[in-house]
Molecule: SAM riboswitch aptamer (S box leader)
Organism: Anaerolineales bacterium
RNA sequence: CUCUUAUCCAGAGAGGCGGAGGGAACGGCCCGCUGAUGCCUCGACAACCUAUCAACAAUGUUCUCAUUAGACUACGUUGAAAAGGUGCCAAUUCCUACAGACGGAUGUUCUGGGAGAUGAGAG
Numbered sequence: 001c002u003c004u005u006a007u008c009c010a011g012a013g014a015g016g017c018g019g020a021g022g023g024a025a026c027g028g029c030c031c032g033c034u035g036a037u038g039c040c041u042c043g044a045c046a047a048c049c050u051a052u053c054a055a056c057a058a059u060g061u062u063c064u065c066a067u068u069a070g071a072c073u074a075c076g077u078u079g080a081a082a083a084g085g086u087g088c089c090a091a092u093u094c095c096u097a098c099a100g101a102c103g104g105a106u107g108u109u110c111u112g113g114g115a116g117a118u119g120a121g122a123g
Base pairs, nucleotide, nucleotide: 001123002122003121004120005119006118007117008116013042014041015040016039017038021031022030023029027095028094043089045087048085049084050083052080053079054078055077056076060072061071062070093115098112099111100110101109
């Protein structure tokens, strides 16, 4: 960098450095010299992956002559915790760009798509 797949209306900031733009892209709307964006340190949030614990538990296994019964379990469901690997801590991915629905229309709302971000897997 490309492909596959899951998620994206929840959540979580202090200090230091630094000094002008920043919020990916269009338009908007915001943030910023009362110091933003960025970098570092610490802290938090979250629970995607690895590992762990508990409960439930089959279309699975076992038992049985047989079974909707019993027992055991997961690439199963729910919950807990947060050690390791990531991520993340203004605004729903800040809204939006394409198509459609409603509408006389601006606008608004909704649905799908596109683009993007992050995890996991593959090349």